Background: The RNA shown here (transfer RNA) has 73 nucleotides and comes from a Patescibacteria group bacterium. The coordinates come from a structure-prediction model, not an experiment, and the mean pLDDT is 80. It matches the Rfam family "tRNA".
[in-house]
RNA sequence: GGGGUGUUAGCUCAGUUGGUAGAGCAGCUCCCUUUUAAGGAGAAGGUCACAGGUUCAACUCCUGUACACCCCA
Repeated sequence: GGGGUGUUAGCUCAGUUGGUAGAGCAGCUCCCUUUUAAGGAGAAGGUCACAGGUUCAACUCCUGUACACCCCA
């Protein structure tokens, strides 16, 4: 230098013919328990890496950029 994969909640990850962003764990509140743990209930938490484009509508499609990993030279 060329090519490929990935980037979504604090962490690990779903989300696939474009149509209201989700789970588990962690943290918070409450219940239960003599207490802790375990168990039960609830709420909260997101610029979907960044920018632009296409579209009535983009995590999703297109272009560029950044970062990580892999392959080729």